[in-house]
RNA sequence: CAAAGAUAUACGCUGAAUCCAUAAAUGUGGAGCGGGAGAACCAUUUUUGGGGUGAAUCCGAGCAAAGCUUGGUAGGGUUAGCUUUCGACCCGAAUCCGUCAGCUAAUCUCGCAAGCGUUGAAAGAGAAGGUUA
Numbered sequence: 001c002a003a004a005g006a007u008a009u010a011c012g013c014u015g016a017a018u019c020c021a022u023a024a025a026u027g028u029g030g031a032g033c034g035g036g037a038g039a040a041c042c043a044u045u046u047u048u049g050g051g052g053u054g055a056a057u058c059c060g061a062g063c064a065a066a067g068c069u070u071g072g073u074a075g076g077g078u079u080a081g082c083u084u085u086c087g088a089c090c091c092g093a094a095u096c097c098g099u100c101a102g103c104u105a106a107u108c109u110c111g112c113a114a115g116c117g118u119u120g121a122a123a124g125a126g127a128a129g130g131u132u133a
Stems, first nucleotide, its partner, number of pairs: 011117004018031005032112006042102001049100001050097004058072006075091005082124005
């Protein structure tokens, strides 16, 4: 000097997963955001089972299969105020219900986790603050 690790605070990212109040302090309630169930009308065709959350779907190759590995892909994310473009870097999973759920007003109901560390360029629009007069 660089890299890695640990702790604390601040800030930021994926995501609905945040905030407030109160307290009997492993509780409760509210706001906000998000999900599910659920008429009529319309639609649909249930062993080839079907369906939900999610960006995460689909098509190949290898292995005798299950599975694993790997290439691509629909789609999705970051690039430090916002939007767009270009460039760059990534993800493209997992899991739940249990024979059953289309849409769906009223209505009913559930969740507010988990895991991480980007800061390149250009253009446009807008907002706020400070100083001086």

c-di-AMP riboswitch aptamer (ydaO/yuaA leader) from Acetivibrio clariflavus, 133 nucleotides, folded computationally. Taxonomically the source falls in Acetivibrio (Bacteria, Clostridia, Acetivibrionales, Acetivibrionaceae). Its mean pLDDT, the model's own confidence on a scale to 100, is 80.